[in-house]
Context: one part of a larger RNA
RNA sequence: UUGGGUUUAAAGGGUCCGUAGGCGGGCAAUUAAGUCAGAGGUGAAAGUUUGCGGCUCAACCGUAAAAUUGCCUUUGAUACUGGUUAUCUUGAGUUAUUGUGAAGUAGUUAGAAUAUGUAGUGUAGCGGUGAAAUGCAUAGAUAUUACAUAGAAUACCGAUUGCGAAGGCAGUCUACUACGUAUAUACUGACGCUAAUGGACGAAAGCGUGGGGAGCGAACAGGAUUAGAUACCCUGGUAGUCCACGCCGUAAACGAUGGAUACUAGCUGUUGGGCAUUCGGUUUGAGGGCUAAGCGAAAGUAAUAAGUAUCCCACCUGGAAGUACGUUCGCAAGAAUGAAACUC
Numbered sequence: 001u002u003g004g005g006u007u008u009a010a011a012g013g014g015u016c017c018g019u020a021g022g023c024g025g026g027c028a029a030u031u032a033a034g035u036c037a038g039a040g041g042u043g044a045a046a047g048u049u050u051g052c053g054g055c056u057c058a059a060c061c062g063u064a065a066a067a068u069u070g071c072c073u074u075u076g077a078u079a080c081u082g083g084u085u086a087u088c089u090u091g092a093g094u095u096a097u098u099g100u101g102a103a104g105u106a107g108u109u110a111g112a113a114u115a116u117g118u119a120g121u122g123u124a125g126c127g128g129u130g131a132a133a134u135g136c137a138u139a140g141a142u143a144u145u146a147c148a149u150a151g152a153a154u155a156c157c158g159a160u161u162g163c164g165a166a167g168g169c170a171g172u173c174u175a176c177u178a179c180g181u182a183u184a185u186a187c188u189g190a191c192g193c194u195a196a197u198g199g200a201c202g203a204a205a206g207c208g209u210g211g212g213g214a215g216c217g218a219a220c221a222g223g224a225u226u227a228g229a230u231a232c233c234c235u236g237g238u239a240g241u242c243c244a245c246g247c248c249g250u251a252a253a254c255g256a257u258g259g260a261u262a263c264u265a266g267c268u269g270u271u272g273g274g275c276a277u278u279c280g281g282u283u284u285g286a287g288g289g290c291u292a293a294g295c296g297a298a299a300g301u302a303a304u305a306a307g308u309a310u311c312c313c314a315c316c317u318g319g320a321a322g323u324a325c326g327u328u329c330g331c332a333a334g335a336a337u338g339a340a341a342c343u344c
Stems, first nucleotide, its partner, number of pairs: 004316003007299002012313001014201004021194003025088002028085004033081002035077008048066007091191001092188003095184003103177005109171001110154001114150008125136002162169002206247006215241002220236004258312006266290003270286006294301002318343002326337004
């Protein structure tokens, strides 16, 4: 409890594609399904409401009217919605040209660092900490020089920078793809918006098979600290982190803000184009900061709205509980769907 809401109080689906459905631009004609008006029929009685009446009153009863908000038939109206027809270009898309970007996939290659190995020089410490110790080292460590090998990550540029639907994406070069922008108005002519069910993608961790393994590093071991220390600190270190293929499908997946369209004061940086260039601009797309009205419980927000409106979807209503049960999916971990008793 149908009233209202969803940035932070409960509440926006992780993201996109898209089916049904819902909603949908201008002009004209036609139709008359919705809609509106008139008429007729029906809408049993009792009950209900109102008037009047009968029992001394009342309950009760009688009588008349109303109501029965509905359905059917018929005659009209045609503004709006719908159907049909024709047409238009502003929404949407196509084409051509331009230029941008860490957008994706596959391959190629570069330098620094780290580790290890071999060889040289060299000698007693190194390392680590708040202080230490464990640890490494005369079987020659640390340091330093040369060469070799390996894996992972790409300093500077680098930025409220850019790109992507989101997750996310950063050395160079090449190949193959994709999105969006601007300009031209050449073409199509409402082809649109949203989207239940469904599909695809989806960080990290985790799982399966096979590789790889430098550094880091859950677990684990040891050393410290401490009353204790299953931690914080230190020395090691396995899974993992990396690659290929296949699963998992969740995150504070956040802007804690669903998508689309239109309108509503200004100021100021950035970025991609265009036009002009008098060096002051102007226009368009994107992405920031500040602020007015408005909104808001306030914090704040403010043309990238949380303002003013319309359309569609999702979701909310104390705890128990994202639990139980059932079902579906999964190798498993678990995920998805998702109550009630009881309580206040």